[in-house]
Context: one part of a larger RNA
Formats: sequence, C1' cells, structure tokens
RNA sequence: UGACGGGGGCCCGCACAAGCGGUGGAUCAUGUGGUUUAAUUCGAAGCAACGCGCAAAACCUUACCUGGGUUUGAAAUCCGGAAAAUUUGCUAGAGAUAGCGAAGUGCCCUUCGGGGAAUUCCGUGACAGGUGCUGCAUGGCUGUCGUCAGCUCGUGUUGUGAAAUGUUGGGUUAAGUCUCGCAACGAGCGCAACCCCUAUCUUUAGUUGCCAGCAUUAAGUUGGGCACUCUAGAGAGACUGCCUGGGUUAACCAGGAGGAAGGUGGGGAUGACGUCAAGUCCUCAUGGCCCUUAUGUCCAGGGCUACACACGUGAUACAAUGGUCAGUACAAAGGGAUGCAAAGCCGCGAGGUGAAGCGAAUCCCAAAAAGCUGAUCUCAGUCCGGAUUGGAGUCUGCAACUCGACUCCAUGAAGUUGGAAUCGCUAGUAAUCGUGGAUCAGCAUGCCACGGUGAAUACGUUCCCGGGCCUUGUACA
Repeated sequence: UGACGGGGGCCCGCACAAGCGGUGGAUCAUGUGGUUUAAUUCGAAGCAACGCGCAAAACCUUACCUGGGUUUGAAAUCCGGAAAAUUUGCUAGAGAUAGCGAAGUGCCCUUCGGGGAAUUCCGUGACAGGUGCUGCAUGGCUGUCGUCAGCUCGUGUUGUGAAAUGUUGGGUUAAGUCUCGCAACGAGCGCAACCCCUAUCUUUAGUUGCCAGCAUUAAGUUGGGCACUCUAGAGAGACUGCCUGGGUUAACCAGGAGGAAGGUGGGGAUGACGUCAAGUCCUCAUGGCCCUUAUGUCCAGGGCUACACACGUGAUACAAUGGUCAGUACAAAGGGAUGCAAAGCCGCGAGGUGAAGCGAAUCCCAAAAAGCUGAUCUCAGUCCGGAUUGGAGUCUGCAACUCGACUCCAUGAAGUUGGAAUCGCUAGUAAUCGUGGAUCAGCAUGCCACGGUGAAUACGUUCCCGGGCCUUGUACA
C1' cells in the first nucleotide's frame, strides 16, 4: 500500500421488511447428472453451467457408431499428357460407385504442322485436409462484479524509502454530482450530456390514410374535402427558469404556481482501470504438438429421441372470480413472390378445391383473446382436469418404423393448492389475456417482440445478502 475481520462509523440496492404471484407436491415439455448403449458426438459447472452454444437432430445438419468404399483426395495452386464443352441412355449395387454405350464438334491465332483460352479426364509429386490436443501458449468475441462510482496521470510538496498528498475533511447528490475549506494546482478514462423510442403542441405534406359539413352507397363505396385521426420530415417545449421556506449569502433540499410533462419525465443504446490463468482452439483466426492408404474423405443405415432414478427451467391443472354453449365489441407490432392467399364450393374437423387481389398505409395472413350479454352446470374426482392408450384420418417431405405436427371418434390417469426450503416484482410494474416474428419443407409449452385488462404494498434500515467511502486491528501478500 492492499486484502481480510462472527471490528467501528456513514450510505445504497426488491437486500430485508410490507405486499402480490409463483417454484418445491401432480402430469407433461425441455435441459442436465447418472445409468445404459456399437454409438447414445462435443462443449458449458456456485452466483455468472443446466428451454445454455442449438433463431428448429426423420435424411441433410452430424462432429458419434456399424458396415461398404477411396488415397494428390470432397474443395485449392502448380507441372506433364489426353479430350472441346455439354446433353443423355442401359446394367449391377443399400448407396457411394463401377461397367457398357449414344448425340455433339464450337471460340481466337495459323507458315495448315500446330499453338492458345475455357472446361473435363488421367498421371506425378510438391502439397491439401483434420469439429484431432492444448482457452494454462494466443488474437478476437463474451460473461461477471456493475451502469457499481470509481480508476489513474503530470508538475509541485512531504517522507531515507515503500509511498503519501491531490482522491481526505464540512455539507450535498443517482453520481469523485456540485459546493465550501485545505500543499496542492491541473488533467485523463469513467458519471452526466450529446444519440434513438415514447408523452404535448406547432408547421410542412395529404395517398394507399382520414371523414366534420354536402351529395351518394350494402360498405369512406364514390364525388368532394385535408378540419380531425394518422403517417413522417422540420421545429417548439423542462432549464430548479419563477415564487415561498430552510441552508453558510453556497451547493442543494422541502413545498407551490404555471404546464401535456417537474426536478435524471418514462424506456433503450452506451459497461472506466481491473477481477475470476472465468468461457470459447467446435464461429473465425492462430503458435506448438499429433494423424497423413488416416484422427482425411465419400456413402447407406443407426445414434444424438435410450430410462430403476436425481436436479434445474417451464407448460397445464387441481375449478364457480370457474367449465360449456350461443350472440356481440375493441388492439398493437410484424410477415408475404420458390411467397401471403380472399370470396365461393366440399369435408364434423385437420384440410381439400378454387383462384380474385397483392412486391403491399391499397391485397392477404387475420379469428384478437381475456371482456360484455344470455343460457346451462351446483361442489362432485364432477359437464373440473386432461395424461395415457386404441382406432380412423390430414399435411409437409425421396422418405414420418426407430423419430414429425395436426384432426376426429373412443379412452379419461395423477391432481382437491403442495414439507423443509426457495424465486420474481415498486406502476402501466406484478398478475392475467391473446397477437406477431426469427429459425423453418414440416415441427415452439422455448426465444425475441407487440398490444388488451390491470392491482397490492413500502412503518422503516435492527437483522440476512451484495456493494461504496472513512477509520481501526492483523502470526496474511
């Protein structure tokens, strides 16, 4: 100087408390451990591994296993030789591949011998190749403490020196934020602001958007209009600016006015010096080591989907604030040409048929759901709950046996609110309700986004956890 303390002081955070809803019990989905297996590819391991890499494992993916092939190789450059390229048939085989054919003769130069370009095949070795090892050799990227308020430097000064000072102290703040003081004076990386979205208004522009008044229609459908909504460009607006009180006349704090918004308005992006030899050699790049008729590479099938069990994360429930049936209302944000697909018709349905329209403020996906109105069920393992199983089908796709999703009929398991323990959340939040997207042929209870309805509680900081500053002790570095 740090680090640590079941030392002290001050302060903060859904850290506790106050509340609301869960997890832990059930069934299922998914990940992991374990076990099994020819293989169940590999990585991730307290927080910060475990719906994680995987924004899609039937084949492919695929790295694993079994079997069948191959060795200048699936892809690259160079050298020699041959053939234009290209199109295509038959046979064997699980296929990779092997064998036998058919059509076809081009472009540029030419001394007519040939040479060249492109492409294919054969040969030779230089080489390729490796998701093989080492993340404790590395780059890059990422997690975490933590969006915590810290981390440093120059000069000066103090100390023999390691170092200190500044950065400590009085106040204050979300903040090393600001202010006052001070052997310090300044500066840098962080904080804040500048950026984006959102909340109000003005203005510009009115089509595909909108409709107040006029006409018209089944319908903003059409004429007309751009006032309103909206869209998307430019601006305004919030700064403790104003008032009162407190405070050291300061910084600032409390209250008030005006205002759509008030003291960082709400949200996002943004992550200092560093810590964990944290994670990743399987994104990529890369040193070293290793393999080179194999640890490379091609193919078929299997596996990654196994199942006495254990754990994590979720979905659905256990019902009446509910289930079922009928009627009826209101979103936002997205996606669409190998695409989204309307109306109509067929089917109980998944779906089929059909094709209008649309590269989309125009058309489509598209029905929003909870809600509201009415009817029914009357507390029961039930008209709750839907697992499981049998049968029949639909769709995607060479192909749904291992191993897809969905539909219909039948079946109708556990489950009556969950022990010890434990998680999230402070407002348009929790809870609850649907909607869309990426991936994607098909497959979502996951992930990412969108809106609808919409709470309760916070006395307070003694305690638990994490963190910041000062100080103290130390057989620690």
About this RNA
Small-subunit ribosomal RNA, 3' major domain from a lake water metagenome, 477 nucleotides, folded computationally. The full RNA is in RNAcentral, with records from SILVA. Its Rfam family is "Bacterial small subunit ribosomal RNA".